[in-house]
A computed fold for a 95-nucleotide RNA, annotated as SAM riboswitch aptamer (S box leader). Of the family's consensus pairs, 93% are formed in the model. It was read from a public genome assembly, where an Rfam model found it. Its Rfam family is "SAM riboswitch aptamer (S box leader)". Its family is annotated with regulation of gene expression in the Gene Ontology.
């Protein structure tokens, strides 16, 4: 960088830095000087992938990810709901 192939209603914040914009993107609506967003640090959630393991509805060391709000809402396509698909996030894979 990307052709795949699974998940996205569950669940988990303190300190300490630092000072204005932040929730991808528009739009709405929401978080912010009661200090966000972000970086450290430490805890914690999950359980993709490794490793153990009694082979499993396990475990939780190790590689990622998470820890406001349904991927915050939305768009299409079908419609009585279900239900697909599309962008987006993540991980395992490809080059």
């Nucleotide at each position: 960088u990307u052709a795949a192939u699974a998940u996205c209603a569950a669940g988990a914040g303190a300190c300490a830095g630092g000072g204005a914009g932040g929730g991808a993107c528009c739009g709405g609506c929401c978080c912010a000087a009661u200090g966000a967003u972000c970086u450290g640090u430490c805890a914690g959630c999950a359980a993709c992938c490794u490793a153990c393991u009694u082979u499993u509805u396990g475990c939780a060391a190790g590689g990622u990810g998470c820890u406001a709000a349904u991927u915050c809402c939305g768009u299409c396509c079908a419609g009585a709901a279900a239900g697909g698909a599309a962008a987006g996030a993540u991980a395992u894979g490809c080059c």